[in-house]
Parts: sequence; C1' cells; structure tokens
RNA sequence: GCCGUCCUAGCUCAGCGGUAGAGCAGCGCUUUCGUAAAGCGCAGGUCGUGGGUUCAAAUCCCACGGACGGCU
Repeated sequence: GCCGUCCUAGCUCAGCGGUAGAGCAGCGCUUUCGUAAAGCGCAGGUCGUGGGUUCAAAUCCCACGGACGGCU
C1' cells in the first nucleotide's frame, strides 16, 4: 500500500428497514440471627464520528477514526 471482519449498557454479546434487548456487574426489596446463595424489581445507551438514501436507519450507501486478521 491492497483486501476482509468488527465498533450497541461498566464487561461479554444479540438485534438483517417499523417500540433498542439478554447474561454478568451495580442498586433496592424478600428471605436469614447475620453473610453468601436464591427469588422479585429498578436503573443504566446521543447504537464509534459525520454525511446520504428512505415516510421511517443500530440495520442500506459514502467518507473518516479505531480494533483485529490476511496479502504484498
């Protein structure tokens, strides 16, 4: 230099055009003499950034940034 994959909650990841989710972590409650475990609930996101397409974009297109892999 060229090609490809990926970027979503604190962490690991779903979500293939129509309400953004799960597990763990956090907080509260129940239970216990107390702790842990268990059960129930709550909170947490400008979906990497900027544009474009569309009635509507995390999702499709372009550019840029970042991570990883391959080729030279």